[in-house]
Context: one part of a larger RNA
RNA sequence: UGACGGGGACCCGCACAAGCGGUGGAGCAUGUGGUUUAAUUCGAUGAUAACCGAAGAACCUCACCAGGGUUUGACAUGCAAGUGGUAGCGACCGGAAACGGAAGCGACCCGCAAGGGAGCUUGCACAGGUGUUGCAUGGCUGUCGUCAGUUCGUGGCGUGAGCUGUAUGGUUAAGUCCCAUAACGAACGCAACCCCUAUUCUGUGUUAGAAAUGUCACGGAAGACUGCCCGGGCAACCGGGAGGAAGGAGGGGACGACGUCAAGUCAGCAUGGCCUUUAUACCCUGGGCCACACACAUGCUACAAUGGCGACCACAACGGGUUGCAAGGCGGCAACGCUAAGCUAAUCCUCAAAAGUCGUCUCAGUUCGGAUUGGGGGCUGAAACUCGCCCCCAUGAAGUUGGAAUCGCUAGUAAUGGCCGGUCAGCUAUACGGCCGUGAAUACGUUCUCGGGUCUUGUACA
Numbered sequence: 001u002g003a004c005g006g007g008g009a010c011c012c013g014c015a016c017a018a019g020c021g022g023u024g025g026a027g028c029a030u031g032u033g034g035u036u037u038a039a040u041u042c043g044a045u046g047a048u049a050a051c052c053g054a055a056g057a058a059c060c061u062c063a064c065c066a067g068g069g070u071u072u073g074a075c076a077u078g079c080a081a082g083u084g085g086u087a088g089c090g091a092c093c094g095g096a097a098a099c100g101g102a103a104g105c106g107a108c109c110c111g112c113a114a115g116g117g118a119g120c121u122u123g124c125a126c127a128g129g130u131g132u133u134g135c136a137u138g139g140c141u142g143u144c145g146u147c148a149g150u151u152c153g154u155g156g157c158g159u160g161a162g163c164u165g166u167a168u169g170g171u172u173a174a175g176u177c178c179c180a181u182a183a184c185g186a187a188c189g190c191a192a193c194c195c196c197u198a199u200u201c202u203g204u205g206u207u208a209g210a211a212a213u214g215u216c217a218c219g220g221a222a223g224a225c226u227g228c229c230c231g232g233g234c235a236a237c238c239g240g241g242a243g244g245a246a247g248g249a250g251g252g253g254a255c256g257a258c259g260u261c262a263a264g265u266c267a268g269c270a271u272g273g274c275c276u277u278u279a280u281a282c283c284c285u286g287g288g289c290c291a292c293a294c295a296c297a298u299g300c301u302a303c304a305a306u307g308g309c310g311a312c313c314a315c316a317a318c319g320g321g322u323u324g325c326a327a328g329g330c331g332g333c334a335a336c337g338c339u340a341a342g343c344u345a346a347u348c349c350u351c352a353a354a355a356g357u358c359g360u361c362u363c364a365g366u367u368c369g370g371a372u373u374g375g376g377g378g379c380u381g382a383a384a385c386u387c388g389c390c391c392c393c394a395u396g397a398a399g400u401u402g403g404a405a406u407c408g409c410u411a412g413u414a415a416u417g418g419c420c421g422g423u424c425a426g427c428u429a430u431a432c433g434g435c436c437g438u439g440a441a442u443a444c445g446u447u448c449u450c451g452g453g454u455c456u457u458g459u460a461c462a
Stems, first nucleotide, its partner, number of pairs: 001462002003459003007456007015446002019409005026301008034292002042053002064287007073126001077125007088105002092101003108117003128276002131274003137270002139265003142261001144259001149188006155164003169178002194253004199222007208213001225247001228241005303402001307361006319350003324343002328339004368399001373394007415438007
């Protein structure tokens, strides 16, 4: 100087407390461990792995396994030689395909020609590798942590390591600012500058409206600054008030200091070394990644009456759409099919549910719950057996609120209701990213738990 303490002081955070809803019990979905397997490809492993890489595993993807095949190779560059019946196309044969063979058809560019180029074949250099090392690396990322810290120049102090600055007091979300001061300045962080949103004005408006024009869309501007008033205070600032759509950082996002964990990633990409070269490369068929005694993690659906079912009936926003979105009509109980207007989209399409009204069920393993299984159908796709989704009929399991323990959330938040998107032929999405509807409770307080900051103290630790 640090680190540590079941030392101290001060301070902060959904950290506790106060509340609301969950997880842990059930069924199912998904991930992981384990086990199994010819293979169940690989990585991620406390917090900081486990709906994570994967924003789409039937083939492909694909890296794994079995079998079949290729060897200058699926792909790049160079050199040499060969090659007009050459390149290319290819009936047919073997084959699961890849691949191997093969009748037949049959070219291009430069050049008068010889020849050259392209292509192909052979050979040689080389290609290739999701092989290895993240403890050789770049880049990117997680985490402490959006925590308020981390340093430098000159000066001063100290033999020196180092200290000071950056301490004390006050204040702040903040090393934010004030006061003070052997320090005076400065840098990276904080804040601001950027984006969205709440209010008003204004310009331009087409597709909205008959129009006026309102909502709206795209631009521009105004507005908030403790500016004003009262109180406290030396000040910074704090408490209250007015006006205002909005206050004292209005709400949200992007933005992550010096560094820590030899943290993660050689499988996104790049890259040094090493290894491999008739194989650790490449192609194909099929299988596997979907196994299942079990354990863990994240979710979905429930256990019902603030509910289930039936009928009637309103109100969104973000988005997406031409190998696409599809109105309407017709058929079908339905999934869906047939037909088909409009729309390259403020024009057309995709578009709510909870809520509300009426009826029924009356506390029951039920008109709760929907797992599982049987049967019949629909869709995508060469192809749904392993292993897709959807519909209908039947079947109706566990489950009556969940032990120890544990998670999220302070307001348009939690809870709850649906909608959209990416990936995508289809989909195992209950995931992820967004959008709007309905819309709470509680916070006395900082003793305790966890994490962090500043100062101080002890130490046989570095």
Predicted 3D model of a 462-nucleotide part of an RNA (small-subunit ribosomal RNA, 3' major domain) from candidate division WWE3 bacterium RBG_19FT_COMBO_53_11. The organism belongs to candidate division WWE3, within Bacteria.